[in-house]
């Protein structure tokens, strides 16, 4: 300081999600040691046991030992002093009786210090204590005695009251032989405590707006240590609150902690200070001082003792226990030390504290150094060479910080004595690298790699994501990377986050400008000069405790920790002072801002009148058959006379043209034409006011449409309805008909895409061009024409600024003042509550769940039932097919032991297969064999070969004979054969989705890129766009310039033509023959090769004069002459592991390898491809005729002979321009059949041969003779085809022993028809536009229904909590009353009296009790919508999404939607 993650890809916006630091933690794995710190955040939840407050005998009575007495020593239950208000623990309560900070005035103050003064005299009773006696205990009763620093009166005085005069107040003594010391009274002061008051500051929520009767304020009174409604009676009605009162929630506050650069957020453990608390609630006693943790009383809930009659009790003090919780220690030693209590002090007491235990909780320190390659063994990897771990161990040397063992041995304890911790820290000796290293990580983010295994399982995961057979992501290993006595993980908290923005965002389209003025409080505010000092600025000062933080020194070996000095910014107070700017306080000023004069434009408003055109209804005429309506039709109207005409007449509503980018209004909004009344605006001139001004929370006012009530009106159209179509459905689009409403008056309602999605003012920042009002200048008679201010309204467009688009003096620019509103999507504009509203609704307005994106703006594709422009046998226009028969072939499909496998739209299906009877064969079933049918290593052996017998289906087995070879350096070798063993061989086993290679498809379509510049923040875009072309062919222009693969051409076949060469080709002339047989011979036919030709080259027309087009001439051929080969970049995870090769995984006496016979040839069925046909343009018989290209020696095979024939039998030629296959066929010319299932067709059968093979059943082909089925031209849809082509004949070759070939690849005979136009349908290019699409329309979404889960509203009610008001009963208790009971001191002669206690009352008064009402949390039968998930069903938006979508409002339908009104364009 960033970083991942929306996108095919960018740039924005945005929100999730991290990488840091921290903790009173918590939990996984690991754990050696020292120091210094922390250690129940949850039940303020119950609490066994033990200790945490005593202390004085120098206050004081007694007791006790002892003693022969004084005397002495010693104890503490009473009595009395002082302390049990400190100390120590929790954070319930408390949003202010608090806490912080600065003030202030009307107070108290034990011990402590300092002044000053005083302590004369007397008197009465009560505990312990004896006695008696109740009671289980706590715990009392009654009689008697008794001391005092305990209690009382007297006596003394200074003060207080305006004076006088009544009236009121002290003490105590102890200790000592004594100086003396310590107590005790009074009065002043001081420290130090406390107590009251004030400012200011101190969490959320408005879905809490109003609150408050002692309330606010005065008089009197009363009470307090002291102001005070603090209490009280009376009188007034105040107080408080948007500057947020009440109220509800939540919480001790602070110093400080943690985090950040800050500004600040967050937190309130350890220490400190301040409050509040003591089971719960209430109350006073005592004191100085408490309403009182280890002190009363009561009430109430628990718990324990009990004789049941009543008692006791209070760990949020140290420990400890249960419980709760993810979680937090020992029932430990000592008062040495610091401190506090009481003492005259020694002693005493101290769970305060010093200090051990426990816990890595948390911070610090250490946990070895140097050398050392045979690069060891072993791990992992591996290209099989190595590499790695790794100088890392071992191994050698060295050093002890720490450890062990031994020995000494403390204090910061002060003058002296006391060490709990302690034989501890520390020191000295030995000893030996010894006693000390784990955990998380390794796809990216984030440093770190690969093997095995796993196969969307197991699992990982903080966001992206990973995982379906090669996982750098899971697991396991190896190795590496970070941190280290720790490390990881959760949990929470600040950063990062500019993601709440003061500093430092934002609103046209991403979230977000209130529909529109008006004003209120608030907030800001022209210009000049004085006042003043509140803000402001200066300099001084108080104070904000200590601790921390930071700085700097010193010192525990160092560090942490402790310890010393020092120090800031800031906040609040006080004192002096400047005055420029806000404020104030005066006094002017005209430039904001308004008034009054003069003119001006307008659909600005309300109100009355007035007007034609159109529609529609009625009457009435002519008319006479339809009329209307549609994509077509129907429904509708019409012979009772419609439509159409013409005459009148009625009513409602809206006002053509002008009209426009124009006007005017604040916004909705406003147009026929005149009248009346009213508002605002501009300009023009400079006369008054003299800042008066801008904005605007509450508030008002006003708001299209649609909606609503009441009353009227209803022409037309027209939600909702009826009906007809359409449709798979049509609750829609279309039609016909049609009511609310629209239209008026009055009154609601208050929203719209109320929009420029753009809030309001005010100054300032280039131009250019349009138009409206208005001034004014030139001119003119006038109307034009030119200029110019201002005030509105549009366009282009520079700077700027913006994510971009676009905006751009009418800013989205530069400032300024104010106001609204935003903070991921979704759930939701919904619930809940509250308001307004007849009511429909409107307003304000959440959360739980939920996803890691939603979302703008551009960009490149791709896709539109979007445009354009161009093309193809694309269509059209032809001929001829298929589809139906029969039959051949493939496929699906069943069947079956097997029917081997791939191949499935075009682009699979007579394709792989240029030919499955065995072989082939990969399939099934039997019978074998296991280094193998096949390669290469080693070893023993035999040459190899061959031939006869035997078992078997065969493969194999077994058994006799025959052969003995070749080259040698003489060891031996080389080829074959057989036998062993191990490496290994094999596999038509898997995965084309792990691959080469190759092929199909777009497409023979014309396109696809690069360098380099230029443009853009990028994705990209230019270049590649225009014209033309078959063609990104070619010209032309151009911020482009060039280039590549691609097009064309260079190759091969055909068409003309010349040279050349003439055998096996030919034959013109000249001989010859049955025959170019033969001599000649090469002109011609022909054949080989080799060259010519054709290039828009020539005219002239058209085009920009180019490129080219359309015509013409020549010419065998004319615009690519035809044909073929040739396939850019991509696509489609397209075929193909079974052409082959290969990674991985898989089988090894088999998934390998041989053999026999079977099967790929089955067959209800469906589907492609083809052959043959239905016939007469034929079918059959006889006769005649013309090819081209091919193939042949295990092969073509000729003549002849036999057979009807298939063939067979002899057999000559050919290694082929020689011989042969070989006959070409349609044609032709006779002849016959005469429109029938036929002399059509030939499927299916029978028999009877024939030829190939080792074999012809399954399952070949061919011949003859008998048989003689379907079909009589073919729905709906459909293929290919543009000239030597369709069509038709025929023919050859490969494959092959044969052949299921009708098939395939070629060959030549015969030889047509139609376009030459177009873009309705289909492919395909190229330009444009839209897009919610990028797996790219086979897309992408929406809503209902049904199921599951998930969290939530509502709800008859049920259960809890909290709050507050009165009311009813009142405990203890103060505070009062009292004519009952009682009473040592003091009075009094006595009766009595003061004065006290008790009892009873009276006010308050906790807890309870009954009554509602509020708020709040659980829970509920049913119920409602939301959100996830996977599956079915209709079809909505997104393209013109196939009726353009959308806001608002009505209606209405299973859902989505629809339709109507009126707006918007996104």
């Nucleotide at each position: 300081a960033g970083a991942g993650u929306u996108u095919u890809a960018u740039c924005c916006u945005g929100g999730c999600u991290u990488a840091g630091g921290a903790u009173g933690a918590a939990u996984g794995c690991u754990g050696g040691u020292g120091g210094c710190a922390u250690g129940c955040u949850u039940a303020a939840c119950a609490c066994a046991u033990g200790c945490a407050a005593g202390u004085c005998g120098g206050a004081u009575g007694g007791g006790a030992a002892g003693u022969g007495g004084u005397g002495u020593u010693u104890c503490c239950a009473g009595u009395g002093g002082c302390g049990g208000a400190a100390g120590g623990g929790u954070g319930a309560g408390u949003a202010a009786u608090g806490c912080g900070u600065a003030a202030a005035a009307a107070c108290c103050u034990g011990c402590c210090c300092u002044u000053g003064g005083g302590a004369g005299g007397g008197u009465a009773a009560a505990a312990a204590u004896a006695g008696u006696u109740g009671g289980u205990a706590a715990u009392g009763g009654c009689u008697g005695c008794u001391a005092a620093u305990a209690c009382c009166c007297c006596a003394u005085a200074g003060g207080a009251u305006a004076a006088g005069g009544a009236g009121a107040a002290a003490a105590a003594g102890g200790a000592g032989g004594a100086a003396u010391c310590c107590a005790c009274c009074c009065a002043a002061g001081g420290a130090g405590g406390g107590g009251c008051u004030u400012g200011c500051a101190u969490c959320u929520g408005a879905u809490u707006a109003g609150u408050u009767a002692g309330u606010u304020g005065g008089u009197g009174a009363g009470g307090a240590a002291a102001u005070g409604g603090c209490u009280u009676a009376c009188c007034a009605a105040g107080g408080u609150g948007a500057c947020g009162a009440u109220u509800a929630g939540u919480a001790g506050c602070u110093g400080g902690u943690c985090c950040g650069a800050g500004a600040g957020g967050a937190u309130g453990a350890u220490c400190a200070a301040c409050c509040a608390c003591a089971c719960u609630g209430g109350g006073a006693c005592u004191g100085a001082g408490a309403c009182a943790u280890g002190g009363c009383c009561c009430a109430g809930a628990c718990u324990c003792c009990u004789a049941u009659g009543g008692g006791a009790g209070g760990u949020a003090g140290c420990a400890g226990u249960g419980g709760g919780g993810a979680a937090u220690u020992u029932u430990u030693a000592g008062c040495a030390a610091u401190g506090g209590g009481a003492u005259a002090a020694a002693g005493c007491c101290u769970g305060a504290c010093g200090g051990a235990g426990c816990a890595a909780u948390g911070u610090u320190g250490c946990u070895g150094a140097a050398g050392g390659c045979a690069g060891a063994a072993g791990u992992c990897c591996c290209a099989u060479g190595g590499g790695u771990c790794a100088u890392g161990a071992a191994c050698u040397u060295c050093u002890u910080u720490u450890c062990u063992c031994a020995g000494a041995g403390a204090a910061u304890a002060a003058a002296a004595a006391u060490g709990a911790c302690g034989g501890u820290a520390u020191c000295u000796g030995a000893g030996g690298a010894a006693u000390a290293a784990g955990c998380a990580u390794c796809g990216g983010u984030u440093a770190a790699c690969u093997c095995u295994g796993u196969g969307c399982c197991a699992g990982c995961a903080g966001c992206c994501a990973c995982a379906g057979u090669a996982a750098g992501a899971c697991a396991g290993a190896g190795g590496a990377u970070g941190c280290a006595a720790g490390c990881g993980u959760u949990a929470u908290c600040c950063a990062g986050a500019a993601u709440g923005a003061u500093u430092g965002g934002g609103c046209g389209u991403a979230a977000a400008g209130u529909g529109u003025c008006u004003g209120u409080a608030g907030g800001u505010g022209g210009c000049u000069u004085u006042u003043c000092a509140a803000g402001u600025c200066c300099a001084c000062u108080g104070u904000c405790a200590a601790a921390u933080u930071c700085u700097a020194g010193a010192g525990c070996u160092c560090a942490a920790a402790a310890c010393u000095a020092g120090a800031c910014a800031g906040g609040c107070g006080g004192u002096a002072g400047a005055a420029a700017c806000u404020a104030c306080c005066a006094a002017g000023c005209u430039g904001g801002a308004g008034u009054a004069c003069a003119g001006u434009a307008g659909g600005g408003g309300c109100a009355g009148a007035g007007g034609g055109a159109a529609u529609u209804u009625c009457c009435g005429g002519u008319g006479g058959a339809g009329u209307g309506g549609u994509g077509a039709a129907a429904u509708a109207c019409a012979u009772u006379g419609a439509u159409a005409u013409c005459g009148g007449a009625a009513a409602g509503a809206a006002c053509a043209c002008c009209a426009a980018u124009g006007g005017c209004g604040a916004a909705a909004g406003c147009a026929c034409u005149c009248u009346g009344c009213u508002g605002g605006g501009c300009c023009g001139a400079c006369a008054c006011u003299g800042a008066c001004a801008c904005u605007a929370a509450g508030a008002g006012a006003u708001g299209a449409a649609a909606g609503c009530u009441a009353g009227g009106g209803g022409a037309g159209a027209a939600a909702a309805u009826g009906g007809g179509a359409u449709u798979a459905g049509a609750u829609a689009c279309c039609c016909u008909a049609g009511u609310a409403g629209u239209c008026c008056u009055a009154g609601c309602c208050g929203u719209a895409a109320a929009c420029g999605a753009u809030g309001g003012g005010u100054a300032c920042u280039a131009a250019g061009u349009g138009u409206u009002g208005u001034u004014u200048g030139u001119a003119u008679u006038g109307a034009c024409c030119u200029g110019u201010g201002c005030a509105g309204u549009g366009u282009u467009g520079u700077a700027g600024a913006u994510a971009a688009u676009g905006u751009g003096u009418u800013a989205a620019g530069u400032a300024u003042c104010c106001c609204g509103c935003c903070u991921g999507g979704g759930a939701a504009g919904u619930a809940c509550g509250u308001u307004c509203g007849c009511a429909a609704u409107a307003a304000u307005g959440a959360a739980a769940c939920u996803c890691a994106a939603a979302g703008g703006a551009a960009u490149u594709g791709a896709c539109g039932g979007g445009g354009g422009c161009c093309u193809g046998c694309a269509c059209a226009a032809g001929a001829a097919u298929u589809u139906g028969a029969g039959c051949a072939u493939g496929u699906g499909g069943u069947u079956g032991a097997a029917u081997u496998c791939a191949u499935u739209g075009c682009a699979a299906a007579u394709g792989g297969a240029a030919g499955a009877a065995c072989c082939u064969u990969a399939c099934g079933a039997g019978g074998g064999c296991u280094u193998g049918a096949c390669a290469u290593g080693c070893c023993a052996u035999g040459a190899a070969u061959c031939c006869u017998c035997c078992c078997g289906a065969a493969a194999g087995a077994g058994a006799g004979g025959a052969g003995u070879g070749c080259c040698u350096u003489c060891g031996g070798g080389a080829a074959c054969g057989c036998a062993g063993a191990c490496a290994c061989a094999g596999g038509u086993g898997g995965u084309g989705c792990a691959u080469g290679g190759u092929u199909g498809u777009c497409a023979u379509c014309a396109g696809c890129u690069c360098g380099u510049g230029c443009c853009a923040u990028a994705a990209g875009g230019u270049g590649u766009u225009g014209g033309u072309u078959a063609a990104g062919u070619c010209c032309c222009g151009c911020a482009a310039c060039g280039a590549g693969c691609g097009c064309a051409a260079c190759c091969c076949u055909c068409a003309u033509g010349u040279u050349u060469a003439g055998u096996u080709u030919c034959c013109a002339a000249c001989a010859u023959u049955a025959a170019g047989u033969u001599u000649g011979g090469a002109a011609c036919c022909c054949u080989g090769a080799a060259c010519a030709g054709a290039c828009u080259a020539c005219c002239g027309g058209u085009g920009a004069u180019a490129a080219g087009c359309a015509g013409g001439a020549g010419g065998a051929a004319g615009g690519u002459g035809a044909g073929g080969a040739u396939g850019a970049c991509a696509u489609c995870a397209a075929g193909u592991c079974a052409u082959c090769a290969u990674g991985c995984c898989c089988c090894u006496u088999a998934u390998g390898c041989c053999c026999u016979g079977g099967g790929a040839a089955a067959c209800a069925c469906a589907c492609g491809u083809g052959c043959u046909a239905c016939a007469a343009u034929g079918a059959c018989c006889g006769g005649g005729a013309c090819a081209a290209a091919g193939g042949g020696u295990c092969a073509c095979g000729a003549c002849c002979c036999c057979g009807c024939g298939a063939g067979g039998g002899c057999a000559a030629g050919c290694u082929a321009a020689c011989c042969u296959c070989a006959a070409a066929a349609a044609c032709c010319c006779u002849g016959c059949c005469u429109c029938a299932g036929u002399u059509u067709g030939g499927a299916c059968u029978g028999c009877a041969g024939g030829c190939u093979g080792c074999a012809a059943c399954u399952c070949a082909c061919c011949u003859g003779c008998a048989u003689g089925a379907a079909g009589c031209c073919a729905a709906a849809a459909u293929c290919g085809c543009u000239a030597g082509u369709a069509a038709u004949c025929a023919u050859u070759a490969g494959u092959c022993a044969g052949c299921c070939a009708u098939a395939u690849a070629g060959u030549g005979g015969u030889g047509a028809a139609u376009c030459c136009a177009u873009u309705a349908a289909u492919g395909g290019g190229c330009c444009u536009u839209g897009u919610a699409c990028a797996u790219a329309c086979c897309a992408c979404u929406c809503a209902u229904c049904a199921c599951a889960c998930u969290a939530u509203g509502g709800g008859a009610g049920c259960u809890g909590g909290c709050c507050a008001u009165g009311c009813c009963c009142c405990a203890a208790g103060u505070c009062g009353u009292u004519a009952c009971c009682u009473u040592a001191a003091c009075u009094g002669c006595a009766a009595g009296g003061a004065g006290g206690g008790g009892g009873a009352u009276g006010u308050c008064g906790a807890a309870g009790g009954a009554u509602a009402a509020g708020c709040u949390a659980g829970u509920g039968a049913c119920u409602g919508g939301a959100g996830u998930g996977a599956a079915a069903u209709c079809a909505u938006a997104c393209g013109a999404g196939g009726u353009a979508g959308c806001c608002g409002u009505a209606c209405u339908a299973g859902a989505a939607g629809g339709u109507g009104c009126a707006g918007u364009u996104a």
Annotation
A computed fold for a 1466-nucleotide RNA from Pinus lambertiana, annotated as small-subunit ribosomal RNA. Model confidence (mean pLDDT): 80 of 100. NCBI's taxonomy places the organism under Eukaryota, Pinopsida, Pinidae, Pinaceae, Pinus subgen. Strobus. It matches the Rfam family "Bacterial small subunit ribosomal RNA". The sequence is in RNAcentral, with records from SILVA.